[in-house]
């Protein structure tokens, strides 16, 4: 510098789930817990996923606001892919 994760040591993250708080929701933050993780570091650029406040449209309804679709400009990085970084070991 390539490439790899066999046995190993130092250490590292943390699913469910529960408490609190942020949020229309999806999600997210923080302690608790450990199902997993060698990138479960980081980044929404491609595909997928989830949501739908607002918006747009159709409806109810007739002066108060109903009920459906659509819709990312909001999320998932612990769904894959690309990128970017990076500890040990070993070739």
């Nucleotide at each position: 510098u390539c490439g790899u994760g066999a046995a190993a040591a130092a250490g590292g993250c943390a699913a469910a789930u529960c408490a609190c708080c942020c949020g229309a929701a999806a999600g997210g933050g923080u302690g608790a817990g450990a199902c997993g993780c060698a990138a479960a570091g980081c980044c929404a650029c491609u595909g997928g996923c989830c949501u739908a406040a607002g918006u747009c449209c159709a409806u109810c309804g007739g002066u108060a606001u109903u009920u459906g679709g659509a819709u990312a400009g909001g999320g998932c990085a612990g769904c894959a892919g690309a990128g970017c970084u990076g500890c040990c070991g070993g070739g």
Overview
This is a predicted structure of a 91-nucleotide RNA (c-di-GMP-I riboswitch aptamer) from Desulfatitalea sp. Its mean pLDDT, the model's own confidence on a scale to 100, is 88. It matches the Rfam family "c-di-GMP-I riboswitch aptamer". Gene Ontology term of the family: cyclic-di-GMP binding. Taxonomically the source falls in Desulfatitalea (Bacteria, Desulfobacteria, Desulfobacterales, Desulfosarcinaceae). It was read from a public genome assembly, where an Rfam model found it.